Description
This is a predicted structure of a 146-nucleotide RNA (c-di-AMP riboswitch aptamer (ydaO/yuaA leader)) from an uncultured Myxococcales bacterium. The model forms 92% of the base pairs in the Rfam consensus. Model confidence (mean pLDDT): 75 of 100. It was read from a public genome assembly, where an Rfam model found it. It matches the Rfam family "c-di-AMP riboswitch aptamer (ydaO/yuaA leader)". About the family: This family represents a conserved RNA structure found upstream of the ydaO and yuaA genes in Bacillus subtilis and related genes in other bacteria. Rfam links the family to the GO terms regulation of gene expression and cyclic-di-AMP binding.

Parts: sequence; C1' cells; structure tokens
RNA sequence: AACAUGACGCCGCCGAGUUCCGCCUUCUGCGGAAACGGGGGACCCAACUUUUUGGGGCUAAUCUGGCGCAAGGAAAGACUUCGCCUGACGGACACUUCUCGGUCCGAGCCCGUCAGCUAACCCCGUAGGCGUCGAGGAGCGAGCCA
Repeated sequence: AACAUGACGCCGCCGAGUUCCGCCUUCUGCGGAAACGGGGGACCCAACUUUUUGGGGCUAAUCUGGCGCAAGGAAAGACUUCGCCUGACGGACACUUCUCGGUCCGAGCCCGUCAGCUAACCCCGUAGGCGUCGAGGAGCGAGCCA
C1' cells in the first nucleotide's frame, strides 16, 4: 500500500413503518399527539347470475405451460400440495427521471363464508432487512473560478 473478514460510529438505502411528549415496576414496556400507510363503510355510478370449484385483504412477492408422480386420494383420470424446468408479469440495484444491457428477488401473514366504488363515520399498523452493476439522454443540487 492493496485485498478479505468482523466490530463500532457516522452517513445512507429498500419499506407506510417516522417524529415528539408523558409515565414506568427498566421491559425498551405502556399511554397520548402529529405525520405517514392500510382496511371496512351510503347515495350516484359500475357490475348482471356472480351464488364451495368458497371468497377477500396486506405485501413487489402473482399468473401460464411442461415434466416428475413424492404427499393427499381404494384405483385410473382430474384436482390440491411439493420438486425441477420454461415463459409472462411485478419488485430492488445509492440525487431524480427516461431508455438500453446485466445481476438478484417473487417470501410470509391475516379475515372466517363476508367485503365493487364510496361522503360522513368506524377500525388497524409504525415491523423487518441492508451497505447496492454499467452505458446514454434530460433535469435537480453542490463545489470552484470570474
């Protein structure tokens, strides 16, 4: 000096998931306010036989096809779940946005037979995970010089 890994701090990223105040038995817990986000819920409008093949919601996290035939099923087929492959679509990649290429991700949870939209009104949430690839156009901002 370079590279790799880890810890702490600062700064920052994805995301609604932030800020402030009070109390406290110290758990980072309880309560309140603001801000942000989500759901329910009329008229009007939309939809027109939907009505167990249940349906719906949060989230980027959904959908199609093929194969396996592992689980469910008495068996075949179908179906559901699972595994692999393929495609579509969606999300992330560090000032913002658009285009092109590339990489990665598509988990989980809730309602309980019920929910179109929706003023008033009602209810709920404030987690979690990280340190992030290039090229071009436009824009914003900063620094320096005059």